Record summary: Predicted 3D model of a 94-nucleotide RNA (TPP riboswitch aptamer (THI element)) from Echinicola pacifica DSM 19836. NCBI's taxonomy places the organism under Bacteria, Bacteroidota, Cytophagales, Cyclobacteriaceae, Echinicola pacifica. The coordinates come from a structure-prediction model, not an experiment, and the mean pLDDT is 77.
[in-house]
RNA sequence: UAUAAGCUUUAGGGGUGUCCUUACAGGGACUGAGAGCAUACCCUUCGAACCUGAAAUGGGUAAUACCAGCGAAGGAAAAAGUGUUGAUUAUUCU
Numbered sequence: 001u002a003u004a005a006g007c008u009u010u011a012g013g014g015g016u017g018u019c020c021u022u023a024c025a026g027g028g029a030c031u032g033a034g035a036g037c038a039u040a041c042c043c044u045u046c047g048a049a050c051c052u053g054a055a056a057u058g059g060g061u062a063a064u065a066c067c068a069g070c071g072a073a074g075g076a077a078a079a080a081g082u083g084u085u086g087a088u089u090a091u092u093c094u
Stems, first nucleotide, its partner, number of pairs: 001086001006082005011044004016038001017030005050075003057068003
C1' cells in the first nucleotide's frame, strides 16, 4: 500500500524483430515476459500490453522497433467470486 494487492473462472485485446547459415525448410546467435500459434507470454480503464507519431530524435551495437526521451501527446480491450494468501524497504541470522 485494504472499496487495494494476490488467486480462481469465463470473456476479450496484443506483439512476434535483428544478424549468421541454407535453394527452401530447418539450425544457430542478440535483446526481451514473450521473437507465429508458443494456447504459451503480456495486458484489460488504477489501462506504456499494444498501435499512431516514426523510414522521426539522441546514444550505443555485428545488427535491430537495443537503450533513452518522445509520454501530464492521441488511441486502445471486463466481468464475477474469494479476501490478505501480495509487493517494497530496513534489521538480524544462516